[in-house]
RNA sequence: UGCUGGGUCUUGUGCGGCGAUAGCCUUCGAACCCCGCCAGGAUCGGAAGAUAGCAACGGUAAGGAGUCACUGUUGGGUGUCACAGGGUAGCCUGGCAACA
Repeated sequence: UGCUGGGUCUUGUGCGGCGAUAGCCUUCGAACCCCGCCAGGAUCGGAAGAUAGCAACGGUAAGGAGUCACUGUUGGGUGUCACAGGGUAGCCUGGCAACA
């Protein structure tokens, strides 16, 4: 000096990590217009019983609070990560050849 490989650059995918959100889990949560069970009382009945049903009790919904982990979705100037593609102007690095 020439050729060439890789990195730096860029795109995508995957994996991990960080964050957000939803689900799961726990808890609170309906005087009545949710469910169940309905004391007392009320109504029907000659009676036996039956009917509707307030409070209480139990459960649940919308919604609120909490939470490691797990699942779904999602985000980035996330990572000396991996793979594939693009790029080759400059820089870094390796190999080969020639010249000095």
Molecule: Bacterial small signal recognition particle RNA
Organism: uncultured bacterium